[in-house]
RNA sequence: UGCCUAACACAUGCAAGUCGAACGAGAAAGCUCUUCGGAGUGAGUAGAGUGGCGCACGGGUUAGUAACACGUGGAUAAUCUGCCCUUAGGCGAAGGAUAACGCCCCGAAAGGGACGCUAAUAUUUCAUAAGCCCACAGUGUCUUCGGACACAGUGGAAAAGGUGGCCUCUAUUUAUAAGCUAUCACCUAGGGAUGAGUCCGCGCACCAUUAGCUUGUUGGUGGGGUAACGGCCCACCAAGGCUUAGAUGGUUAGCUGGUCUGAGAGGAUGAUCAGCAACACUGGAGCUGAGACACGGUCCAGACUCCUACGGGAGGCAGCAGUGGGGAAUAUUGGACAAUGGGCGCAAGCCUGAUCCAGCAAUACCGCGUGAGUGAUGAAGGUUUUCGGAUCGUAAAGCUCUGUCAGGAGGGACGAAAAAGCUUACCUAAUACGUAAGUCCUUGACGGUACCUCCAGAGGAAGCACCGGCUAACUUCGUGCCAGCAGCCGCGGUAAUACGAAGGGUGCAAGCGUUGUUCGGAAUUACUGGGCGUAAAGCGUACGUAGGUGGUUAUGUGUGUCUGGUGUGAAAGCCCUCAGCUCAACUGGGGAACUGCGCUGGAAACUACAUAACUAGAGAUCGAGAGAGGUGAGUGGAAUUCUAAGUGUAGAGGUGAAAUUCGUAGAUACUUGGAGGAACACCGGAGGCGAAGGCGGCUCACUGGCUCGAUACUGACGCUGAGGUACGAAAGCGUGGGUAGCAAACAGGAUUAGAUACCCUGGUAGUCCACGCCGUAAACGAUGUCUACUAGUUGUCGGGGGAAUUGACCCCCUCGGCGACGCAGCUAACGCAUUAAGUAGACCGCCUGGGGAGUACGGUCGCAAGAUUAAAACUCAAAGGAAUUGACGGGGGCCCGCACAAGCGGUGGAGUAUGUGGUUUAAUUCGACGCAACACGAAGAACCUUACCUGGGUUAGACAUCUAACGGACGAUUUUCAGAGAUGAAUUUCUUCCCUUUUGGGACUGUUAGACAGGUGCUGCAUGGCUGUCGUCAGCUCGUGUCGUGAGAUGUUGGGUUAAGUCCCGCAACGAGCGCAACCCCUGCCUCCUGUUGCCAUCAUUAAGUUGGGAACUCUGGAGGGACUGUCGGCGUAAAACCGAAGGAAGGUGGGGAUGACGUCAAGUCCUCAUGGCCCUUGACGCCCAGGGCUACACACGUACUACAAUGGUCGAUACAAAGAGAUGCAAACCCGCGAGGGGGAGCCAACCUCAAAAAGUCGGCCUCAGUUCGGAUUGGAGGCUGCAACUCGCCUCCAUGAAGUUGGAAUCGCUAGUAAUCGCAGAUCAGCAAGCUGCGGUGAAUACGUUCCCGGGCAUUGUACACACCGCCCGUCAAGCCACGAAAGUCUGUUGGACCUGAAGUCGUAGGGUUUACCUGCGCCGAAGGUCUGGCCGGU
Repeated sequence: UGCCUAACACAUGCAAGUCGAACGAGAAAGCUCUUCGGAGUGAGUAGAGUGGCGCACGGGUUAGUAACACGUGGAUAAUCUGCCCUUAGGCGAAGGAUAACGCCCCGAAAGGGACGCUAAUAUUUCAUAAGCCCACAGUGUCUUCGGACACAGUGGAAAAGGUGGCCUCUAUUUAUAAGCUAUCACCUAGGGAUGAGUCCGCGCACCAUUAGCUUGUUGGUGGGGUAACGGCCCACCAAGGCUUAGAUGGUUAGCUGGUCUGAGAGGAUGAUCAGCAACACUGGAGCUGAGACACGGUCCAGACUCCUACGGGAGGCAGCAGUGGGGAAUAUUGGACAAUGGGCGCAAGCCUGAUCCAGCAAUACCGCGUGAGUGAUGAAGGUUUUCGGAUCGUAAAGCUCUGUCAGGAGGGACGAAAAAGCUUACCUAAUACGUAAGUCCUUGACGGUACCUCCAGAGGAAGCACCGGCUAACUUCGUGCCAGCAGCCGCGGUAAUACGAAGGGUGCAAGCGUUGUUCGGAAUUACUGGGCGUAAAGCGUACGUAGGUGGUUAUGUGUGUCUGGUGUGAAAGCCCUCAGCUCAACUGGGGAACUGCGCUGGAAACUACAUAACUAGAGAUCGAGAGAGGUGAGUGGAAUUCUAAGUGUAGAGGUGAAAUUCGUAGAUACUUGGAGGAACACCGGAGGCGAAGGCGGCUCACUGGCUCGAUACUGACGCUGAGGUACGAAAGCGUGGGUAGCAAACAGGAUUAGAUACCCUGGUAGUCCACGCCGUAAACGAUGUCUACUAGUUGUCGGGGGAAUUGACCCCCUCGGCGACGCAGCUAACGCAUUAAGUAGACCGCCUGGGGAGUACGGUCGCAAGAUUAAAACUCAAAGGAAUUGACGGGGGCCCGCACAAGCGGUGGAGUAUGUGGUUUAAUUCGACGCAACACGAAGAACCUUACCUGGGUUAGACAUCUAACGGACGAUUUUCAGAGAUGAAUUUCUUCCCUUUUGGGACUGUUAGACAGGUGCUGCAUGGCUGUCGUCAGCUCGUGUCGUGAGAUGUUGGGUUAAGUCCCGCAACGAGCGCAACCCCUGCCUCCUGUUGCCAUCAUUAAGUUGGGAACUCUGGAGGGACUGUCGGCGUAAAACCGAAGGAAGGUGGGGAUGACGUCAAGUCCUCAUGGCCCUUGACGCCCAGGGCUACACACGUACUACAAUGGUCGAUACAAAGAGAUGCAAACCCGCGAGGGGGAGCCAACCUCAAAAAGUCGGCCUCAGUUCGGAUUGGAGGCUGCAACUCGCCUCCAUGAAGUUGGAAUCGCUAGUAAUCGCAGAUCAGCAAGCUGCGGUGAAUACGUUCCCGGGCAUUGUACACACCGCCCGUCAAGCCACGAAAGUCUGUUGGACCUGAAGUCGUAGGGUUUACCUGCGCCGAAGGUCUGGCCGGU
């Protein structure tokens, strides 16, 4: 501190009584006594009644109320005020009743009635009455002329006693009474205090999609009424009153001091505490009273609840507790009057759910504890790990201490002061009263509580949130876009610091987090303190009302303003300070403050007002000037179309190309005449005019504005401008005309997938005129109007001046427009920049995230179309501006590439080979998928390979290291059996290394057990390495400097040039790096060296460079030279470079290769290798073996080979290479075989020998255009070779067979010179197997005009709503479901009017009855609720 919701309903108890010192009456129980009848006491007590005071305070609540309700300051000369204080005076006499009570009656009750008795401080009458008040008439003073005040006169109007004391006077004479006195009451009047009523200035929510409201309304006169003013009420009269400075209406709400927040200004709020208001079941009403229209009073009506004997009655917790209900949610049916305060009372005292306390709730604030010191084997254990350790962590344990709180025991408060009684003193006539002092006695709910002492003992006492960034704090495991998290951004799809858990950490701490709400941050409503060219935002433009604002001088006033004083601004709170609870929270004292309002004294600069002046603003007058400014009338020529006539003939027209269309009924074309409508070429311009829209032939009339020059006029008349008014393109609408051209709609023709379009042919409204509407546009300078100031340069239009001139120009100055550039300054930037978007001032309009939406509803306007004003629900986390870098463009510019073009040859058709897809299968292992997968990994699958399948085996393992135990050399070798083999079981022979203490130990090895091995299992999207690709494209960057707020830019762009970011020149850049180029290799020419196995010119020799010899040549393979735009000419910027020429083997990079920038593609590869993580490890995803498969085959694709033939085929003869390979190898001669091959084995470790024959070619013969003497597939037969083994599944040979195929659709590939094409040779792999691959040489072309197009690329530029970057982004319809809103025939609540009807209680009025009082009865006005009819508005459906 504690019902914020239902001012919802309430059981039960208590919350307002008191007074016997106002009055009459008056018990009982109990006790005692008793003569048993009763008496005393209880007791004048309890309870009841009359009477007085109180019940209007205190306590609760916030429904209503937008109001003088509240706050603040005033007014009351327009008022009242019980109890209280004070002043003055008084308190005399008399009467009749009535309750209680007694008795009777009615009623269930509540209650009521009749009769009878009685008292008063109840009530009535009379007397007296100074003031006061009222009535009547009078005088004086003042006056705002309304009245106010004063004075005296006449008449009227009051009271109550109670209690105590005393005997001075009187009477009985004891002690009482009259009396006196004291006190409490009572009456009258004055004053005060307190409290209250009423009025006024100012302040205090939202909505204009509420703009008009009002008939007692506004005022007056006269009455009534009230305590009092007042239309408060009434009669009459007048027609007023309020309102854009927001009336009326609607919605919401108690107001304030304060509280929360904020630097403040503000914003939000109105719990507790305090002041005020309002309310008391709902509505109305009065009574009593000082005070109420009354929370625990009355009457009436209504709803609800309860009782009932059914006739009738009772009730009101928004008092304290408490109950139900509602709700996310809020406590005990406690104690006490001890204190403070209130009511009554003389007092004691009684009453007091006010109050003081206690109980419940961590609801808030404050304080305290849960221990302190020491303690490193850094214990155990947990977690983690790079396996070393790290961390929890001095933390624990252990040792040494302390003792708050809780526990036990004992003591034990403050709060208490009084009042009453007694004594004394003072006062007094007094022993009253009062005051002061003393004395005495009693009073504590809280509570045996706070507090104090002792005992024991670290013992009983820590949680919550968070740890991706904001934001302090990190790892592991689990999970795998699941489960979940999330305030915003966002996490999670197998390595999650973001989910869940754990360990650790961080922050707070008896709390911690979440949710809601308010302020702040938010300058994000901007008064302090914002904006409006392009981000939201300038009204389309002007005129002008209200309003705002306004030049110079002087005087006055003192409105605002400033200043002094003063009153008030309640207390509490906030702030400062001191003090009391051990501290603090809390509380008390003092101060400050309360920024406001009133009164009063002063100041006079500014503002305002008044008065008087001025001329610089504004206007006026005179003289000039320019102009598509406006309106009306008239008029002109060119052109289109139509029409008449003529000439003339087959087309015209139109388009990208066509067609529809027109034309032999004569078009188009040409000529002449006519008709009609609309618009005005050239001049024409960055030009002119106008407020804007807008205005263009010429002439006339009328007319608005502007500029320049001059002036001796007016004298602030100015500026802006909410509403308002006027104008306002085009389209559209109405009525009536007009209609040449053009042309929505429409029709046809094309285009197209379609084409309700773009193109074409026609064509109606309309376009034109008159009158009237509409009122909008990207009505734009996307820039409101006015004024002043702030560098310039330049063009142009209209004036004026100077100078000059014959004159026109040119030149200078100046005023007013229209443009371009540009400084300062401004701007987010772009840009603006004296025509501001700069610097200031005045006024208006407008904006406040995007969408919904300039929409709905309502209003206004309009003939309509529609315009204007203008939301919300819902939804998103963005939408937007300017600029930057990229990327992209069916944008433009420059350039390159076998990119196209020009050529040559292919692929796509056939057969075969090979790879892939698909299908099949037990398996057809896996990977690669546009270029950049597909004769790719694979430089060679019969077994092996092999990863796949089936079956058989095996388990520390086929392979590595180590430990322990037991055993043994290990190993090599022979043979047999079972088996598919692996393997298993036997068996033969030989054999010992090192050290040694002679026990053993080590090396090696077997078995067992354990650490582990193993995995071509998964993830290339966890990775390294390697590779492909853009691309051998010319690019990619950095340092420093400079520019820019920044992203970034510059350099790197520009002018040339190059194959090239190659080079040159220029330049806010200067340099540098990775790339380019060069350096490297091969090749082309020369020189030198080297001469065997190579070579042979000269000499000799041979069949033969065979041999002697030679070292010249070729060649070998080493070293050098050579080419550099070096030279010349031209061109070019005195450049770089380019073009041409010379010389040269070679010329402008000589040719070829190697060489691949920053990066891109999550490109490829975990199956080369390496590697993180995950997974499998005794019925294995490991290992061994046999067989099978990777070789399947309806089909589809890629890459090749061979062909289709005569530039050929075939037969015979014959010529010329290069580069390679060779010892488990190449193999010659010779022999056999038709051949593959076999035998043979010389030679060769290779410039020596061998493979080895090169082939195309050349010469000669045949074939003669056929499915052939082309083509060779397929198949049959017979063989050869390799190999353990050719069935699935090798290659080759011979004989036979002789398929498709006659040059290949759409489409598509390669190549620019020793290239394409064509021909063969060799090698790697390899037991064997090439049509593939890698090399080698032989023969050897064609073409390139050129850069329009296709593809790819480079540079700068431009647009962009793209940035995963055009394979981007993105729009609309539709389907299903759902959400929100609008409309809707209707329908249902609520609320508020109007008319009428009925009309309670009650006041007032009136009539009658009545003592003519009270009262009763009737009537009347008003009147709550109710009813009927009819409107408005909000809301639901």